[in-house]
RNA sequence: GCGAGUAUAGCUCAUUUGGUAGAGCGUUGGUCUUCCAAACCGAAGGUAGCGGGUUCGAACCCCGCUACUCGCU
Repeated sequence: GCGAGUAUAGCUCAUUUGGUAGAGCGUUGGUCUUCCAAACCGAAGGUAGCGGGUUCGAACCCCGCUACUCGCU
């Protein structure tokens, strides 16, 4: 220098080929228990790496940039 992949909640990951974003763990409130743990019932937490474009509508399609990983030279 060229090519490919990844970027979504505190962490690990989904999101069935465009229609108002979810799970597990963790955090937290409650029930239960003499207390703790476990179990059960709730809650908070992300507008999706950044900037544009297409579209009535974008995590998803297109372009550029950034970070990381892999391959080639």
Transfer RNA from Pediastrum, 73 nucleotides, folded computationally. Its Rfam family is "tRNA". RNAcentral holds the sequence, with entries from ENA. Its mean pLDDT, the model's own confidence on a scale to 100, is 82.